Source information
A computed fold for an 86-nucleotide RNA from an uncultured Planctomycetaceae bacterium, annotated as c-di-GMP-I riboswitch aptamer. Its Rfam family is "c-di-GMP-I riboswitch aptamer". About the family: GEMM was predicted in a large-scale screen for bacterial structured RNA regulatory elements. It was read from a public genome assembly, where an Rfam model found it.
RNA sequence: CCUCGAUAAAGGCAAACCAAUUGCAAGAUUGGGACGCAAAGCCAAGGGACGGCGGACUAAGGAUCGCCGUUAGCCCGGCUGCCGAA
Numbered sequence: 001c002c003u004c005g006a007u008a009a010a011g012g013c014a015a016a017c018c019a020a021u022u023g024c025a026a027g028a029u030u031g032g033g034a035c036g037c038a039a040a041g042c043c044a045a046g047g048g049a050c051g052g053c054g055g056a057c058u059a060a061g062g063a064u065c066g067c068c069g070u071u072a073g074c075c076c077g078g079c080u081g082c083c084g085a086a
Base pairs, nucleotide, nucleotide: 004084005083012037013036017032018031019030020029021028022027035073041079042078043077046075047074048071049070050069051068052067053066054065055064
């Protein structure tokens, strides 16, 4: 240095839920709060899931197609990072 991840050490983040704000919605932000997390740090490139708008078909609905958005704590991928047992 790379891989790896301990009943190590120092720490870090913050699920559900509640309150406020914001958004058509999914959701996001702030505060409280901890289910958990060795990247639960950052990135929407590839999938998945969710929401919105529209198209064709239909009696209607559903499925389907296209576009936009959300989700990094869904997976995968990229970048960076604390410590140093086996």